[in-house]
Context: one part of a larger RNA
Molecule: small-subunit ribosomal RNA, central domain
Organism: marine sediment metagenome
RNA sequence: UUGGGCUUAGAGCGUUCGUAGCCGGCUUUACAAGUCUCUAAUGAAAUCUGGCAGCUAACUGUCAGGCGUGUUAGGGAAACUGUUGAGCUUGGGACCGGGAGAGGUCUGGGGUAUUCUUGGGGUAGGAGUAAAAUCCUAUAAUCCUAAGAGGACCACCUGUGGCGUAGGCGCCAGACUAGAACGGAUCCGACGGUGAGGGACGAAAGCUAGGGGAGCGAAGCGGAUUAGAUACCCGCGUAGUCCUAGCUGUAAACGAUGCCCGUUAGGCAUUGUCUACCUCACGGGGGUAGGCAGAGCCGCAGGGAAACCGUUAAACGGGCCGCCUGGGGAGUACGGUCGCAAGGCUGAAACUU
Numbered sequence: 001u002u003g004g005g006c007u008u009a010g011a012g013c014g015u016u017c018g019u020a021g022c023c024g025g026c027u028u029u030a031c032a033a034g035u036c037u038c039u040a041a042u043g044a045a046a047u048c049u050g051g052c053a054g055c056u057a058a059c060u061g062u063c064a065g066g067c068g069u070g071u072u073a074g075g076g077a078a079a080c081u082g083u084u085g086a087g088c089u090u091g092g093g094a095c096c097g098g099g100a101g102a103g104g105u106c107u108g109g110g111g112u113a114u115u116c117u118u119g120g121g122g123u124a125g126g127a128g129u130a131a132a133a134u135c136c137u138a139u140a141a142u143c144c145u146a147a148g149a150g151g152a153c154c155a156c157c158u159g160u161g162g163c164g165u166a167g168g169c170g171c172c173a174g175a176c177u178a179g180a181a182c183g184g185a186u187c188c189g190a191c192g193g194u195g196a197g198g199g200a201c202g203a204a205a206g207c208u209a210g211g212g213g214a215g216c217g218a219a220g221c222g223g224a225u226u227a228g229a230u231a232c233c234c235g236c237g238u239a240g241u242c243c244u245a246g247c248u249g250u251a252a253a254c255g256a257u258g259c260c261c262g263u264u265a266g267g268c269a270u271u272g273u274c275u276a277c278c279u280c281a282c283g284g285g286g287g288u289a290g291g292c293a294g295a296g297c298c299g300c301a302g303g304g305a306a307a308c309c310g311u312u313a314a315a316c317g318g319g320c321c322g323c324c325u326g327g328g329g330a331g332u333a334c335g336g337u338c339g340c341a342a343g344g345c346u347g348a349a350a351c352u353u
Base pairs, nucleotide, nucleotide: 004324005323006322007307008306012321014201015200016199017198021194022193023192025088026087027086028085030083031082033081034080035077036076037075038074039073040072041071042070048065049064050063051062052061053060054059091191092188093187094186095184096183097182103177104176105175106174107173108172109171110154111153115149116148117147118146119145120144121143125136126135162169163168206247207246208245209244210243211242215241216240220236221235222234223233258320259319260318261317262316263315266298267297268296270294271293272292273291274290275289276288277287278286279285302309303308326353327352328351335346336345337344338343
């Protein structure tokens, strides 16, 4: 290279936007670059195949053929690819309508609980555990009650529910803002798909500066347990967790399943929206059937090593990208690059088996 793969054996980049490249809907015009065809020239010798000759073989000679996959020139074809012009609406986009949603940012407000403080009541225990102890408490704790402070969080509703590209998003109201679905007798007219590099976003922990600090709580200090106990259990408790501005750029970032398009039985329940019918104490009510879009369970064919997947495919096809090639050494070393650092990205070999 040909070929084979990527849910769980090695392998889908964390996600997305998008440059180059690659791929690209229907009808038609022209061209003839790709493509096909004809003619001619060229395509060294040796080598190869066949006939003949040298008595045979090796070998040599001669004739014919083949190879030389090609190149050049001229003529022709026009289905497909390409280029060009014209048109179309199914792909895609725009616009309009009424709805759904923890989508995002900011501002304001609220709620229960924990902790602390103060006042009042009240008295000897409280706390904790398998059992204890450390610990708190006569400077009056725990408990009851009233008021206040402060930080974090948002029970019930809550759902196999919803929204978001992913990370993720849940008290209430408002402002600003983004996307998707449905419906349309509107508009543009292939404007599309993927995407090497590149840009942006990206949980938690961590870092820098400044705030904040109730609860929880790495580290740390005690108490237990134990042979020991640098743990599991208990009492404390610093960083952190929270906010603002920046950095980091990683996760079992998981559906361990890249994105887009088409094709291929169904059943059940569910969310949004639209249509038709029935019903109503008329309210955005209730019910039935159907369309589209999502999100689940089961399952035919088919697939799969099996587990299982099965119109949300891991089935059957097409386009584009990423990745894999025995285990260890090793996601290490070296180099490069990014970062304040921690470290990230890229990423070997010797050796061993």